The RNA shown here (FMN riboswitch aptamer (RFN element)) has 123 nucleotides and comes from Agrococcus jejuensis.

[in-house]
RNA sequence: GAGUGCUCACGGGGUCAGUGCAAGUCUGAACCGGCGGUCAGAGUCCGCGAACCUCCCAUCCCGGGAGGCCGAGCAGGUGGAAUUCCUGCACCGACGGUGAGAGUCCGGAUGGAAGUGACACUC
Numbered sequence: 001g002a003g004u005g006c007u008c009a010c011g012g013g014g015u016c017a018g019u020g021c022a023a024g025u026c027u028g029a030a031c032c033g034g035c036g037g038u039c040a041g042a043g044u045c046c047g048c049g050a051a052c053c054u055c056c057c058a059u060c061c062c063g064g065g066a067g068g069c070c071g072a073g074c075a076g077g078u079g080g081a082a083u084u085c086c087u088g089c090a091c092c093g094a095c096g097g098u099g100a101g102a103g104u105c106c107g108g109a110u111g112g113a114a115g116u117g118a119c120a121c122u123c
Stems, first nucleotide, its partner, number of pairs: 001123005007118004015029004030104002032093002034048004043091002052068006073089005095107003
């Protein structure tokens, strides 16, 4: 350095005010940003995960597999190199619940997982 593993650990953030009988859901303002990659650092580039939908398998419970779906950025500056840095102005955010519509509340979830690291073994 590469490969393997009923092995172990870690692995998502964010609110105030107003109106109202009632809103962390509306309105105004504010706040948040998983993982790998990329000539130099990314919520908006490329890819992945979660979630959601369909089908199949299993079914006491927990589950397993395949497919689908899968949001959003421009301009200027610096530089050899940046849709990643700096400046400005924008934009995006699963499902179920709720006295009233949710990225920020509650729930599935003390879950799962991209992956990161450790350990063991083999070469």

Lineage of the source: Bacteria > Bacillati > Actinomycetes > Microbacteriaceae > Agrococcus.
It matches the Rfam family "FMN riboswitch aptamer (RFN element)". About the family: The RFN element is a highly conserved domain that is found frequently in the 5'-untranslated regions of prokaryotic mRNAs that encode for flavin mononucleotide (FMN) biosynthesis and transport proteins. Its family is annotated with FMN binding in the Gene Ontology.